[in-house]
RNA sequence: AGAGUUUGAUCAUGGCUCAGAUUGAACGCUGGCGGCAUGCCUAACACAUGCAAGUCGAACGGUAACAGGUCUAGCUUGCUAGAUGCUGACGAGUGGCGGACGGGUGAGUAACGCGUAGAAAUCUGCCUUGUAGUUUGGGAUAACUUGGGGAAACUCAAGCUAAUACCGGAUGUGGUUUACGAAUUAAAGGGGGCCUCUGAUUUAAGCUCCUGCUAUGAGAUGAGUCUGCGUAUGAUUAGCUAGUUGGUAGGGUAAGGGCCUACCAAGGCGACGAUCGUUAGCUGGCCUGAGAGGGUGGCCAGCCACACUGGGACUGAGACACGGCCCAGACUCCUACGGGAGGCAGCAGUGGGGAAUAUUGGACAAUGGGGGCAACCCUGAUCCAGCAAUGCCGCGUGUGUGAAGAAGGCCUGCGGGUUGUAAAGCACUUUUAUGGGUGAGGAAGGGUGAUUGGUUAAUACCCAAUUAUUUUGACGUUAACCCAAGAAUAAGCACCGGCUAACUCCGUGCCAGCAGCCGCGGUAAUACGGAGGGUGCGAGCGUUAAUCGGAAUUACUGGGCGUAAAGGGCGCGUAGGCGGAUAGUUGAGUUAGAUGUGAAAGGCCAGGGCUUAACCUUGGUAUGUCAUUUAAUACUGGCUAUCUAGAGUGUGAGAGAGGAGAGUAGAAUUCCCGGUGUAGCGGUGAAAUGCGUAGAUAUCGGGAGGAAUAUCAGUGGCGAAGGCGGCUCUCUGGCUUAACACUGACGCUGAGGCGCGAAAGCGUGGGUAGCAAACAGGAUUAGAUACCCUGGUAGUCCACGCUGUAAACGAUGAAGACUAGCUGUAUGUUCCGUUUUAGGAAUGUGUAGCGUAGCUAACGCGAUAAGUCUUCCGCCUGGGGAGUACGGCCGCAAGGUUAAAACUCAAAUGAAUUGACGGGGGCCCGCACAAGCGGUGGAGCAUGUGGUUUAAUUCGAUGCAACGCGAAGAACCUUACCUACUCUUGACAUCCUUGGAAGCUUGAAGAGAUUCGAGUGUGCCUUCGGGAGCCAAGUGACAGGUGCUGCAUGGCUGUCGUCAGCUCGUGUCGUGAGAUGUUGGGUUAAGUCCCGUAACGAGCGCAACCCUUGUCCUUAGUUGCUAGCAGUUAGGCUGAGCACUCUAAGGAGACUGCCGGUGACAAACCGGAGGAAGGUGGGGACGACGUCAAGUCAUCAUGGCCCUUACGAGUAGGGCUACACACGUGCUACAAUGGCAGAUACAGAGGGCAGCGAGACCGCGAGGUGGAGCGAAUCCCAGAAAGUCUGUCGUAGUCCGGAUUGGAGUCUGCAACUCGACUCCAUGAAGUCGGAAUCGCUAGUAAUCGCAGAUCAGCAUGCUGCGGUGAAUACGUUCCCGGGCCUUGUACACACCGCCCGUCACACCAUGGGAGUGGGUUGCACCAGAAGUAGCUAGACUAACCUUCGGGGGGUCGGUUACCACGGUGUGAUUCAUGACUGGGGUGAAGUCGUAACAAGGUAGCCGUAGGGGAACCUGUGGCUG
Repeated sequence: AGAGUUUGAUCAUGGCUCAGAUUGAACGCUGGCGGCAUGCCUAACACAUGCAAGUCGAACGGUAACAGGUCUAGCUUGCUAGAUGCUGACGAGUGGCGGACGGGUGAGUAACGCGUAGAAAUCUGCCUUGUAGUUUGGGAUAACUUGGGGAAACUCAAGCUAAUACCGGAUGUGGUUUACGAAUUAAAGGGGGCCUCUGAUUUAAGCUCCUGCUAUGAGAUGAGUCUGCGUAUGAUUAGCUAGUUGGUAGGGUAAGGGCCUACCAAGGCGACGAUCGUUAGCUGGCCUGAGAGGGUGGCCAGCCACACUGGGACUGAGACACGGCCCAGACUCCUACGGGAGGCAGCAGUGGGGAAUAUUGGACAAUGGGGGCAACCCUGAUCCAGCAAUGCCGCGUGUGUGAAGAAGGCCUGCGGGUUGUAAAGCACUUUUAUGGGUGAGGAAGGGUGAUUGGUUAAUACCCAAUUAUUUUGACGUUAACCCAAGAAUAAGCACCGGCUAACUCCGUGCCAGCAGCCGCGGUAAUACGGAGGGUGCGAGCGUUAAUCGGAAUUACUGGGCGUAAAGGGCGCGUAGGCGGAUAGUUGAGUUAGAUGUGAAAGGCCAGGGCUUAACCUUGGUAUGUCAUUUAAUACUGGCUAUCUAGAGUGUGAGAGAGGAGAGUAGAAUUCCCGGUGUAGCGGUGAAAUGCGUAGAUAUCGGGAGGAAUAUCAGUGGCGAAGGCGGCUCUCUGGCUUAACACUGACGCUGAGGCGCGAAAGCGUGGGUAGCAAACAGGAUUAGAUACCCUGGUAGUCCACGCUGUAAACGAUGAAGACUAGCUGUAUGUUCCGUUUUAGGAAUGUGUAGCGUAGCUAACGCGAUAAGUCUUCCGCCUGGGGAGUACGGCCGCAAGGUUAAAACUCAAAUGAAUUGACGGGGGCCCGCACAAGCGGUGGAGCAUGUGGUUUAAUUCGAUGCAACGCGAAGAACCUUACCUACUCUUGACAUCCUUGGAAGCUUGAAGAGAUUCGAGUGUGCCUUCGGGAGCCAAGUGACAGGUGCUGCAUGGCUGUCGUCAGCUCGUGUCGUGAGAUGUUGGGUUAAGUCCCGUAACGAGCGCAACCCUUGUCCUUAGUUGCUAGCAGUUAGGCUGAGCACUCUAAGGAGACUGCCGGUGACAAACCGGAGGAAGGUGGGGACGACGUCAAGUCAUCAUGGCCCUUACGAGUAGGGCUACACACGUGCUACAAUGGCAGAUACAGAGGGCAGCGAGACCGCGAGGUGGAGCGAAUCCCAGAAAGUCUGUCGUAGUCCGGAUUGGAGUCUGCAACUCGACUCCAUGAAGUCGGAAUCGCUAGUAAUCGCAGAUCAGCAUGCUGCGGUGAAUACGUUCCCGGGCCUUGUACACACCGCCCGUCACACCAUGGGAGUGGGUUGCACCAGAAGUAGCUAGACUAACCUUCGGGGGGUCGGUUACCACGGUGUGAUUCAUGACUGGGGUGAAGUCGUAACAAGGUAGCCGUAGGGGAACCUGUGGCUG
């Protein structure tokens, strides 16, 4: 410090996710030791048991228990009993101090609660230090005794008694009050010692010391109170408040105060967020972060609050009191049912809750606290120990050597690799654990004795110091050290697709499963599970949860708003924010210094101590929006004075659909009346509905009425926006310009607020010509609730009132300043100039088009900024849910405005790029259409396919690009299929062993395979050992598979397409994907060539090179040829020749080369000459980058999987040839351009020895007999046919057509039944030119005619070749199909066979409404009123003081009033849960209906509004261009 994820790719926006650190954690697996920390986050739920606050006899009366002493008795040598407070002590009690500290918890609390800085009107036990006192009386009461009640807790009565308990008097330093006269107000003693002073027998008094007590100062400590500032969230909480705010008087308190009461006034708080709701103890700190921040408040420390829940006071210095009291409530326990007792949020512990959190331990040794003079007692505070890897830190589980690279595991290309120096082995060490031993520090004090000092009369007592001695350790078997033995006692967890370090095998087969995100898994998974190996960390490792970070993803530091989310529809203006120039003043902001404070701990720095570290400790530093104070005065603010540049006012001109009202004009539509006139009009893609002979449409004249204002008219004008358009008048707003004068900052923005605000819509009343939602009808259509047509109502218009929204858009808030230019236009002003009709220049204000810098993700913006800055406002924070629900406000309604959450997804989005696509555009090509010729589709047959059938009808090919295809030929074979019968190292290959030649002839059984025999036969090479080949048997390795996967593959092939394209290097442009080149202008069959050009070159394609054909030449003449010569059987037959044809080798030839024209002086095109051939001469081979997971595992090869007495192999028979049907490809026809009969002419290219087979003979014929010639330019197949010449038929189901069927044959072949071809005789079906639709062909082509070949025993209408005869047409590119280039749109990229919307149906999820129902909280009104306090008191009782002895004063109880907790009633508010039914929403591989959107998406889309409709939607109206 970043990374992954939207896309085919890119940049941006934007969310989600990850890597880091952390935790009072939990869970899973694992677990050796020690140190230091930490340990109920949940039920402030309920608690058994024990302990957690006592102490003082030096306050008191005393003596229940214990010990000692004394006395007495029994008796005896010490025991028992009794008495005695005498002593040590001490139960219970009175009294004092302490139980307000310490310890726990975080429920409540949004508050002066906390933090920080201050303040004045207070109190303060114990402590310190002063001053003054400590006098004199009195009456009670517990304990105790007696009696009574009660189960108990406890309690009543009578009697006795003490005090440092209680009360009165005196004094009054002092305090308090004061009307300055005065009034009022205290006390307590106790302990030790002594005889110096007084008195004295002792005692007492006295003295002395210590300690208390009282009053009052001061201090310290602690507490109470007040104030400024800071301290969570919600405005879908906007108004709250009657003791409320203030005053006066009084009361109350320790103290100020409405704290309380009476009266008076009507205030107080709030948008700088009152009130209300929700949540929460606050802080030092802690975690994270570079910081700013964000989160948090467990341990430790400070403060607060609470103590079963609620209320209350008492006591006290201090409490409204955790281990006190009273009352009410809930709960638990005891009970004799009458009544009582209790409060672990102290330490342990229990139950419960929970994912989850410890021992009913030891000690007061240390530190601290309470009481005490002290010893000492108490102390679950505390110190220790126990449990827990809960965290942090440290140590260990060995070290060295060791290659035969062992064994085993795993992988393997079978060679090996890896685990791996790892192990074993050898040599060492002993931390830790184990056993044994030694052994610090934490201890200071206390007691006793002595010495010295102080005090004193004193050597006593007491205090202080010193010293001697004695004594105190829970932890503790302490830490540490020493010895012993032995590698001995000690390693796991997660991960290995990318992010992210680390890879292979097996299993599984969209299953099981994984997953933080992206995503893996459908038979070759580095992603699941296991294994081997590896990586990371390590006594831990992972997971989950949570916080910060990364996240600049709430942006103060540090973001944005034209199109990604985001500018308010527009203005006026309040608060607020900001604000021109100069001078002065002030010093609030600001800056600096000083002082105070910012507790300690923590953090940081530097030391020190534990072996180190964690940890502990010492010192320093740091910490604020703080307070007080001093100073500075630039800037901001306040105040004062001045100025004119901002702003405004006045004057003169100017333009304008600016606004409101009134009037008025012409054209047009419609309607009405009349005339002319006749059969249609109207409407559409085409029609129909509609109108019209009752006279329409058309046309002329007249009239009525409403609405809107053509031309001018313009990226022209005006207005804040919405918006504004005939003309005239009235009223009126704003703007611009020119020159001066005046005011003197009067300004900008603007939350709330107020106003304006298209269209639609609403209300009331008018109006209604045209148009026109709804509606009706006609069409279209599968349907058509639409688009089109004919009608038509609201509405559109006017007046008044409402509504308040639009793509209200420049998708761009307002104001100001600055920053190159060029051009148009509107409207002013000034100058120059002209013929006073041009023109030019300058300067303003508007409005448009380009463009520099700059900005921007890009597109683009660019002085009218989206540039550079300033001020203020509004708004945004992933997509969906949703601009929805609920609530509030507004509205007559429609609805508007404000505005969530649950849930769900990993995207949604912007701009640009390359493709693909478009019922987008342009250019161009092709038998693509058109123009022609001939077919198919109808018939019969052949053949292939589908389907069906079957035991099997083997398999594959399936739009073009499967279907006379694989198959160039299924009777057996082929053959892969079926049935039956057989074989199992196999029909075939290699290796091993044994035996034998091989082979040939033959018998039997069987359908055959096969099985059982009989006979014959002894081979080849040899170094004599044997070897090669063949056959048979046996054994196991293996063979075998046309079994599966063409979606694991190679190879081959089809197709777009013989279309003209497809790319690269360097350069340049762009952030980038990419672009350029390759686009453009011409041209071509062509990315062919030329020109232009930020491109310049190059490659694969095109073309050419190759074959063939067309002309000529050269060479060569047999089997070819024959012009001339000779012969002839008349046949190039022979001699002869090689001229010609031909054959087959090599050459020539054609290149837009030449001429003319067009073109741009190019490329090229048009025409011409010559030429056998002319612009590629014709034909063939040749197929770029790629596409279709195209086809083929059944040609072959091949990975993986599968079968192995069978999915292999053999045999026989059957099947592939089936047949209601459908389709493709063909043949033959339907006839006269023909059929039939007769005669007759002319090819090319092929094939031939298990072959072609002549002449001859036989048969009507297929063919047979026979066998000359020929391995072929020699012989044969071999007769070419159409054609030509005659004859006949005469338009007919025929002398057309030949299917079908009967009969008879021929040939091939082991064999023609299933199932061959051909021949003859007979039979003579459909069919009279073929619906929709559709195919081929542009010249030696179509059409037509025959011939040959491959395969092949035989079998062709198929296929592949060959020649013969031999046309028609092409104006042209509008349209159909396919293709190429450029461009445009796109929501497509699996690329239109794309994407995608809504209803309905089903399942699940969360949520709104809902008659209600049940809880919580709370307001108001009322009832009620325990305990308590205060007031009153006529009843009852009563020790201290007073008394005139009657009583009084005072007090207690009772009664009552006020306040008030619980409780109750009524009525609201709010929140949670639930609810029949119901609304929409979300999600869900393959449901239904349509096709709304994306292309002109087939009616351009979208926004607002209204109506309608199964649904997407449609229509009206206004607006926008996205």
The RNA shown here (small-subunit ribosomal RNA) has 1522 nucleotides and comes from an uncultured Gammaproteobacteria bacterium. The RNAcentral record of the sequence draws on SILVA.